[in-house]
Context: one part of a larger RNA
RNA sequence: CUGGGCGUAAAGAGUGCGUAGGCGGAUAUAUAAGUUAGAUGUGAAAUACCUGGGCUUAACCUGGGAGGUGCAUUUAAGACUGUAUGUCUAGAGUUUGUCAGAGGGGGGUAGAAUUCCAAGUGUAGCAGUGAAAUGCGUAGAGAUUUGGAGGAAUACCGAUGGCGUAGGCAGCCCCCUGGGAUAAGACUGACGCUGAGGCACGAAAGCGUGGGUAGCAAACAGGAUUAGAUACCCUGGUAGUCCACGCCCUAAACGAUGUCUACUUGCUGUUGGGGGUAAAACCUUAAUAGCGAAGCUAACGCGAGAAGUAGACCGCCUGGGGAGUACGGUCGCAAGAUUAAAACUC
Numbered sequence: 001c002u003g004g005g006c007g008u009a010a011a012g013a014g015u016g017c018g019u020a021g022g023c024g025g026a027u028a029u030a031u032a033a034g035u036u037a038g039a040u041g042u043g044a045a046a047u048a049c050c051u052g053g054g055c056u057u058a059a060c061c062u063g064g065g066a067g068g069u070g071c072a073u074u075u076a077a078g079a080c081u082g083u084a085u086g087u088c089u090a091g092a093g094u095u096u097g098u099c100a101g102a103g104g105g106g107g108g109u110a111g112a113a114u115u116c117c118a119a120g121u122g123u124a125g126c127a128g129u130g131a132a133a134u135g136c137g138u139a140g141a142g143a144u145u146u147g148g149a150g151g152a153a154u155a156c157c158g159a160u161g162g163c164g165u166a167g168g169c170a171g172c173c174c175c176c177u178g179g180g181a182u183a184a185g186a187c188u189g190a191c192g193c194u195g196a197g198g199c200a201c202g203a204a205a206g207c208g209u210g211g212g213u214a215g216c217a218a219a220c221a222g223g224a225u226u227a228g229a230u231a232c233c234c235u236g237g238u239a240g241u242c243c244a245c246g247c248c249c250u251a252a253a254c255g256a257u258g259u260c261u262a263c264u265u266g267c268u269g270u271u272g273g274g275g276g277u278a279a280a281a282c283c284u285u286a287a288u289a290g291c292g293a294a295g296c297u298a299a300c301g302c303g304a305g306a307a308g309u310a311g312a313c314c315g316c317c318u319g320g321g322g323a324g325u326a327c328g329g330u331c332g333c334a335a336g337a338u339u340a341a342a343a344c345u346c
Base pairs, nucleotide, nucleotide: 004317005316006315007300008299012314014201015200016199017198021194022193023192025088026087027086028085029084030083031082033081034080035077036076037075038074039073040072041071042070049065050064051063052062053061054060091191092188093187094186095185096183097182098181099180103177104176105175106174107173108172109171110154115149116148117147118146119145120144121143125136126135162169163168206247207246208245209244210243211242215241216240220236221235222234223233258313259312260311261310262309263308266291267290268289269288270287271286272285273284274283275282295302296301319346320345321344328339329338330337331336
């Protein structure tokens, strides 16, 4: 390479958009590049194969024959693929009405709670733990009442609930804005699928500049525990967590399951539409859960949202360790990320 694979054994890229490329609906006509069949030429000799001959045989030498993936020219066929032209509507999309939603961005605002500040009442404790101590408090704490400041997060509703491509998204109101579902027509007429490179987005932590800082809290300090305790527990506490702008680009980024399409018994919920009913029942569609037929699977399990049956395209795997490391390249302010071996060893 071929083959075989990728939920859990090695293996689906974190996610999307999209270039090249690959693949691509129905129908008519034309064409003949691919395709198929025939003919002709070529495909040197030697070798190899078949069959003879010559050295006593063999090796070796030698005659003849067949064959030669292929290439070129030419003739024919016209199904399939391609190409060209025309037509179509089942794929895809546009338009109209309706609908749900923590989808995104910006602004405003509300009520609890924590903390702090001021003042009143009031007196000896408070806090904390397995038990304590560090800590706070007679310079009046904790408790309680009133007023104020400020930051962050939004109890209940709330849900195997909703939305988003993924990361993710939750008080309420306003503005801007993306996507989706559904119903019935009309319209465009294959405009499609996938997607190497590329581009964009991408939790948390981290980085840069400037703000902000209530609570929490790496580091750090102290108190305990302990043989020790650089921990678990406690008292404090700085980065950080928050905001703006710019980077970083990684996660058990998980459904550990790439995207798209078609087909294959059923049952039970839930969410959003539509039809239907007096109300139900019931039907249909998109989504989301549970159980299960066939089938698949090493088993576990999956099972119309497949891990079933097939097709298109991409990514990835090829014994364990060395190692997701070294070197080199690219990117980054750095941290590091990405691409990615070998010796050696079992």
Predicted 3D model of a 346-nucleotide part of an RNA (small-subunit ribosomal RNA, central domain) from a metagenome. Model confidence (mean pLDDT): 90 of 100. Rfam family: Bacterial small subunit ribosomal RNA.